[in-house]
């Protein structure tokens, strides 16, 4: 330098062919329970979907460029 895959919550991951308010588990915080802790249960908070453009009535999703990571070819 060429190619493939990936980047979504603090972490690990969903989101089917573009459609209504982007969710789950764990973690965190509060509560219930318990003598206390843990466990269990209930609830809450947490997101510029890597960046910038484009297409579209509408983009996590499609297109282009760039950034980062992994693998691969030379």
């Nucleotide at each position: 330098g060429g190619g493939a895959c990936g980047g979504u919550a603090g972490c690990u991951c969903a989101a089917c062919c573009g459609g209504a308010u982007a969710g789950a588990g764990c973690a965190u915080u509060g509560g219930u329970c318990u003598u206390c802790u843990a466990a269990a249960c209930c609830a809450a908070a947490g997101g510029u979907u890597g960046u910038g453009g484009g297409u579209u009535c509408g983009a996590u999703u499609c297109c282009c460029a760039c950034c980062c990571g992994u693998c691969u070819c030379a």
Model confidence (mean pLDDT): 80 of 100.
The RNA shown here (transfer RNA) has 74 nucleotides and comes from Limosilactobacillus fermentum IFO 3956.
The gene name in the source record is tRNA-Arg-TCT-1-1.
The source organism's lineage runs through Bacteria, Bacillati, Lactobacillales, Lactobacillaceae and Limosilactobacillus fermentum.
Its Rfam family is "tRNA". Rfam classes the family as a transfer RNA.
The same sequence occurs in records of 9 taxa.
The sequence is in RNAcentral, with records from ENA, GtRNAdb and Rfam.